[in-house]
RNA sequence: GUCCCGGACCGGCGAGGAACGGUGAACCCGGUCAGGACCGGAAGGUAGCAGCCGUAAGUCGAUCUCCUCGGGUGGUUCGGGGAAGC
Numbered sequence: 001g002u003c004c005c006g007g008a009c010c011g012g013c014g015a016g017g018a019a020c021g022g023u024g025a026a027c028c029c030g031g032u033c034a035g036g037a038c039c040g041g042a043a044g045g046u047a048g049c050a051g052c053c054g055u056a057a058g059u060c061g062a063u064c065u066c067c068u069c070g071g072g073u074g075g076u077u078c079g080g081g082g083a084a085g086c
Base pairs, nucleotide, nucleotide: 002082003081004080005079006078007077008076009075010074011073013070014069015068016067017066018065020061021060022059023058029054030053031052032051037046038045039044
């Protein structure tokens, strides 16, 4: 120098997850609850549909991000073994 096996490090590729934004519940999520309903002599109170706001599961998108896993991936390096030559 060559072949085989194993390890470490870095990069790359693939997959999954997190983080970011959007969307996302007639009712069985939360808050606020017009109207109306109920209680009350009254003052007032109670529950609460629609609507609105915020979200869950889910779903869509973006990224020069992070984590995990994987290999018929690239390189460096370490260890072991075989053959040949000197």

Predicted 3D model of an 86-nucleotide RNA (Bacterial small signal recognition particle RNA) from a bacterium. Its mean pLDDT, the model's own confidence on a scale to 100, is 80. Its Rfam family is "Bacterial small signal recognition particle RNA". Its family is annotated with SRP-dependent cotranslational protein targeting to membrane, signal sequence recognition and signal recognition particle, plasma membrane targeting in the Gene Ontology. The family is grouped with related families in Rfam's "SRP clan". Rfam's curators write: The signal recognition particle (SRP) is a universally conserved ribonucleoprotein involved in the co-translational targeting of proteins to membranes.